The RNA shown here (c-di-AMP riboswitch aptamer (ydaO/yuaA leader)) has 144 nucleotides and comes from a Solirubrobacteraceae bacterium. Of the family's consensus pairs, 92% are formed in the model. Model confidence (mean pLDDT): 77 of 100. The sequence was found by an Rfam model in a public genome assembly.
RNA sequence: CCUUUCCCGCUGCCGAGUCUCCGGGAACCGUCCCCGGGGAGCGGGGGACCCAGGUGUUUGGGGCUUGUCCACGGUCUUCGUGGAGGCGCGACUCUUUCAGCGCCAGCCCGUCAGCUAACCCCGUAGGCCGACGAGAGAGCAGCU
Numbered sequence: 001c002c003u004u005u006c007c008c009g010c011u012g013c014c015g016a017g018u019c020u021c022c023g024g025g026a027a028c029c030g031u032c033c034c035c036g037g038g039g040a041g042c043g044g045g046g047g048a049c050c051c052a053g054g055u056g057u058u059u060g061g062g063g064c065u066u067g068u069c070c071a072c073g074g075u076c077u078u079c080g081u082g083g084a085g086g087c088g089c090g091a092c093u094c095u096u097u098c099a100g101c102g103c104c105a106g107c108c109c110g111u112c113a114g115c116u117a118a119c120c121c122c123g124u125a126g127g128c129c130g131a132c133g134a135g136a137g138a139g140c141a142g143c144u
Stems, first nucleotide, its partner, number of pairs: 012128003018040008041124006051114001060112001061109004068084006085104005092139007
């Protein structure tokens, strides 16, 4: 000097997963942190008439989620290829176009659920960060 790996911090990202109050614990100037409970916000499920459906009921069925469908192949757990469809990123924010880079997992209910007013119930986690392309419109901020 270069490269790789690990840890921490800043900044930022996926996601509904944030804010606040009360009690206790730890700590102890306080805050931060952990546990239990309440509220707000956000997210999800069940649940009538009407409507939909003439099918389904082991070839089970269904839910969260972008995380699905079709064809072919395979070592058939799941993987690969192709097609269609869907989702995320790009550093002031939003919308949009093009190009680029990625993802299409995982979990749950338990024989049972279409929609669905009233009503009832549940969640408020977890994981990551080495990227820093362009055009248009609107906004905000800064400078003159």